The prediction has a mean pLDDT of 78. Two RNAs folded together computationally: RNase P RNA and transfer RNA, 450 nucleotides in total. Rfam match: Bacterial RNase P class A. From the family's description: Ribonuclease P (RNase P) is a ubiquitous endoribonuclease, found in archaea, bacteria and eukarya as well as chloroplasts and mitochondria. Its family is annotated with dimeric ribonuclease P complex, ribonuclease P activity and tRNA processing in the Gene Ontology.
[in-house]
RNA sequence: CGAGUCGGUCGGGCGGCCGCGGCGCGUCGAGCUGUCGAGGAAAGUCCGGACUCCACAGGGCAGGACGGUGGGUAACGCCCACCCGGGGUGACCCGCGGGCACGUGCAACAGAAAGUAGACCGCCAGCCUCGAGCUGGUAAGGGUGAAACGGUGGUGUAAGAGACCACCAGCGCCGGUGGUGACAUCGGCGGCUAGGUAAACCCCGUCCGGAGCAAGGCCAAGAGGGGACUCCGGUCCCUGCGCAGACGAGCUGCCCGCUCGAUGUCUGCGGGUGGGCCGCAACGAGGUCAGCGGUGACGGUGGCCCCAGACAGAUGGUCGCCGGUUCGGGAAACCGGAGCCACAGAAUCCGGCUUACAGACCGACUCGCCAC
RNA sequence: GGGGCGGUAGCUCAGCUGGUCAGAGCAGCGGACUCAUAAUCCGUCAGGUCGUCGGUUCGAGCCCGACCCGCCCCACCA
Numbered sequence: 001c002g003a004g005u006c007g008g009u010c011g012g013g014c015g016g017c018c019g020c021g022g023c024g025c026g027u028c029g030a031g032c033u034g035u036c037g038a039g040g041a042a043a044g045u046c047c048g049g050a051c052u053c054c055a056c057a058g059g060g061c062a063g064g065a066c067g068g069u070g071g072g073u074a075a076c077g078c079c080c081a082c083c084c085g086g087g088g089u090g091a092c093c094c095g096c097g098g099g100c101a102c103g104u105g106c107a108a109c110a111g112a113a114a115g116u117a118g119a120c121c122g123c124c125a126g127c128c129u130c131g132a133g134c135u136g137g138u139a140a141g142g143g144u145g146a147a148a149c150g151g152u153g154g155u156g157u158a159a160g161a162g163a164c165c166a167c168c169a170g171c172g173c174c175g176g177u178g179g180u181g182a183c184a185u186c187g188g189c190g191g192c193u194a195g196g197u198a199a200a201c202c203c204c205g206u207c208c209g210g211a212g213c214a215a216g217g218c219c220a221a222g223a224g225g226g227g228a229c230u231c232c233g234g235u236c237c238c239u240g241c242g243c244a245g246a247c248g249a250g251c252u253g254c255c256c257g258c259u260c261g262a263u264g265u266c267u268g269c270g271g272g273u274g275g276g277c278c279g280c281a282a283c284g285a286g287g288u289c290a291g292c293g294g295u296g297a298c299g300g301u302g303g304c305c306c307c308a309g310a311c312a313g314a315u316g317g318u319c320g321c322c323g324g325u326u327c328g329g330g331a332a333a334c335c336g337g338a339g340c341c342a343c344a345g346a347a348u349c350c351g352g353c354u355u356a357c358a359g360a361c362c363g364a365c366u367c368g369c370c371a372c
Numbered sequence: 373g374g375g376g377c378g379g380u381a382g383c384u385c386a387g388c389u390g391g392u393c394a395g396a397g398c399a400g401c402g403g404a405c406u407c408a409u410a411a412u413c414c415g416u417c418a419g420g421u422c423g424u425c426g427g428u429u430c431g432a433g434c435c436c437g438a439c440c441c442g443c444c445c446c447a448c449c450a
Stems, first nucleotide, its partner, number of pairs: 001368010012322007020037004025031001039343001043354002046352005051212004058256004063208005068082005083097001084095004098203002103201002105197002120142002122138006128131001150168006169193001171190008216278004224239006241270007248260004271449003286305005292299002323341005328335002373446007382398004391430001400416005423439005
């Protein structure tokens, strides 16, 4: 210099004017000034939690999810490190990565044969009616297929074959060494090969109760209804839009078990309201900085900070300068004119994953060439 | 905001345990009947990226994942 690999950050900047939402100040108001005001994905709603209610959540079955090993975490299907397999010269990348020597199922077409299989051609032996014949042997050769029951060489044989031998690959068992472990490596023995598919049923191990903030709670009281107490005067509590139907209801599939029980639950129809407050936004699995432990994910210590929020609804507009980019002019330096500034926008809140994203910057590393 | 369901021919829908099975009806075209049309009857052609992309598998409409569209449901009795 060229070609790449991996990780991270930002994702227009500054200023003026006008405007919007929350909180604060101010006696209502007018107003005032102070402060805060989108994102790395706020998105998809794909996982995991917090939180709330059903009974703080019970036993079994069914069902679902996950799946190398060891860690991290509140938890996870996420992350880190390692192992194994595959790809790349390499940095590095990819893997829904338990089990098909439990059982069952499936394999179209082609092919003789598709799973303790199989003789179409070929090879060999025998027989005769001597032929494109019959019977038998043979999986070494041909051919089909995605896939045909180890590979090479030799012995052997009528021809052949793990039938036997040597080496290699692979499997099972035992033992040694290293490692927490997955596993790696070495030695011995065995029988000679055990095919594919579990994102097929299934088996093994681990985990999972259901619903979701439109969850859920509170908000005056009358008539009516029900209950408790009673000195029978009353007091207190619950319910309370209406009608109809069904029935024990709940633990959101089933059984057991438990709790409550017709003022109850569910369903349908109709009426009314589109109400207020909390949940909910400032104390958090919070942010940031420093240093510590750890290979790392991460943990813990100390300092500092308080950081959007609703009416399903704010977070914008304009001007000037600068930056980037495209077009135009110019031989070029450059010029001024015009256009544009990625994806996208919180809605109960967090941790992830996935998807979308113009461009800019930083760091680490690899390969090739050249120069010193 | 949350939850559920679906996407196959021009339209409405089937598609089993993954295989040569991509199909039915309507629509279309031709003929018959009729003066003519409709209806009816007979025959028949074509029409498909199975929403898109990737994966598992020898093989995907079907199994798995991601994405894109479309439809349905939900509040309260203060």